[in-house]
RNA sequence: GGGCGCAUAGCUCAGUUGGCAGAGCGCUUCCUCGACACGGAAGAGGUCUCUGGUUCGAAUCCAGAUGCGCCCACCA
Numbered sequence: 001g002g003g004c005g006c007a008u009a010g011c012u013c014a015g016u017u018g019g020c021a022g023a024g025c026g027c028u029u030c031c032u033c034g035a036c037a038c039g040g041a042a043g044a045g046g047u048c049u050c051u052g053g054u055u056c057g058a059a060u061c062c063a064g065a066u067g068c069g070c071c072c073a074c075c076a
Stems, first nucleotide, its partner, number of pairs: 001072007010025004019056001027043005049065005
């Protein structure tokens, strides 16, 4: 330098054909218990990496950028 993949909650990850952003774990509060764990109930937590575009409407489509990973090439 070329190609491919990935980026969504604190972590691990879903998200179909563009139409209300989700699950598990973790966290907070309450119940349960003598207490802890387990269990039960409720809740908080998001600029869907960034910028621009298309669209009535974008996590999703298009272009570019950034970061990470893999492969190939080049130099020494």

RNAcentral holds the sequence, with entries from ENA. The RNA shown here (transfer RNA) has 76 nucleotides and comes from a Candidatus Parcubacteria bacterium. It matches the Rfam family "tRNA". About the family: Transfer RNA (tRNA) molecules are approximately 80 nucleotides in length. NCBI's taxonomy places the organism under Bacteria, Bacteria candidate phyla, Candidatus Parcubacteria.